[in-house]
RNA sequence: GCCGGGGUGGAGAAAUUGGCAAACUCGCAAGACUUAAAAUCUUGUGGACGCAAGUCCUUGAGGGUUCGAGUCCCUCUCCCGGCA
Numbered sequence: 001g002c003c004g005g006g007g008u009g010g011a012g013a014a015a016u017u018g019g020c021a022a023a024c025u026c027g028c029a030a031g032a033c034u035u036a037a038a039a040u041c042u043u044g045u046g047g048a049c050g051c052a053a054g055u056c057c058u059u060g061a062g063g064g065u066u067c068g069a070g071u072c073c074c075u076c077u078c079c080c081g082g083c084a
Stems, first nucleotide, its partner, number of pairs: 001083007010026003019067001027045006046057004060076005
């Protein structure tokens, strides 16, 4: 240099037909249980604003297509693999 795969919450990840982004697991917080703890169970858990109801934003970065983009197109960037 060329080809292929990938970058999504605090971590690992799902969403594969373009149509509620974050299911599920872990972690964390609160509670139950316990003399106490561990284990187990229950509930909650992206960000901003707000007393609240709620509103807006968030898929590596920037553009484009579309009523609508994590998903399709272009450029860039980082990681992994292959070829040279």
The RNA shown here (transfer RNA) has 84 nucleotides and comes from a Patescibacteria group bacterium. Its Rfam family is "tRNA". Rfam's curators write: Transfer RNA (tRNA) molecules are approximately 80 nucleotides in length. By type it is a transfer RNA. Lineage of the source: Bacteria > Bacteria candidate phyla.